[in-house]
RNA sequence: GGGCGGUUAGCUCAGCUGGUAGAGCAUCGGUUUUACACACCGCAGGUCGGGGGUUCGAUCCCCUCACCGCCCACCA
Numbered sequence: 001g002g003g004c005g006g007u008u009a010g011c012u013c014a015g016c017u018g019g020u021a022g023a024g025c026a027u028c029g030g031u032u033u034u035a036c037a038c039a040c041c042g043c044a045g046g047u048c049g050g051g052g053g054u055u056c057g058a059u060c061c062c063c064u065c066a067c068c069g070c071c072c073a074c075c076a
Stems, first nucleotide, its partner, number of pairs: 001072007010025004019056001028042004049065005
């Protein structure tokens, strides 16, 4: 330098031929216990990596940038 994949909740990950985002775990609250743990119930938590474009509408499509991973090439 070229190609491919990834970036979504604190963590690990889903998601949809474009119609306003979910699970598990963790945190917090409750029940239970002398208490803790386990178990059960419930709540909260998101500018969907940044910017721009298309569209009535973008996590999704297009452009660009950043970061992570893999492969190839080049130099030494």

Transfer RNA from Microvirga ossetica, 76 nucleotides, folded computationally. The same sequence occurs in records of 18 taxa. Its Rfam family is "tRNA". It is annotated as a transfer RNA.